Annotation: Model confidence (mean pLDDT): 83 of 100. A computed fold for a 71-nucleotide RNA from an Elusimicrobiales bacterium, annotated as transfer RNA. Taxonomically the source falls in Elusimicrobiales (Bacteria, Pseudomonadati, Elusimicrobiota, Elusimicrobia). Rfam family: tRNA. Rfam's curators write: Transfer RNA (tRNA) molecules are approximately 80 nucleotides in length. By type it is a transfer RNA.

RNA sequence: GCGGGGGUAGUUAAAUGGUAGAACAAAAGCUUCCCAAGCUUUAGACGCGGGUUCGAUUCCCGUUCCCCGCU
Numbered sequence: 001g002c003g004g005g006g007g008u009a010g011u012u013a014a015a016u017g018g019u020a021g022a023a024c025a026a027a028a029g030c031u032u033c034c035c036a037a038g039c040u041u042u043a044g045a046c047g048c049g050g051g052u053u054c055g056a057u058u059c060c061c062g063u064u065c066c067c068c069g070c071u
Base pairs, nucleotide, nucleotide: 001070002069003068004067005066006065007064010024011023012022018054026042027041028040029039030038047063048062049061050060051059
């Protein structure tokens, strides 16, 4: 340099155009003499910039970072 795959919450990870879900973690509450465990509730995320569309995590272009292969 070329090709392919990927970037979503603190971490892991779904969602093939129509309200972004989940697990663990965090906070509050209940329970308990206390802790742990358990139960309930709450907050938190689409790498960045454009385009298409009534509507984009999703489709297109560019860019950046990570992984794999080729040279």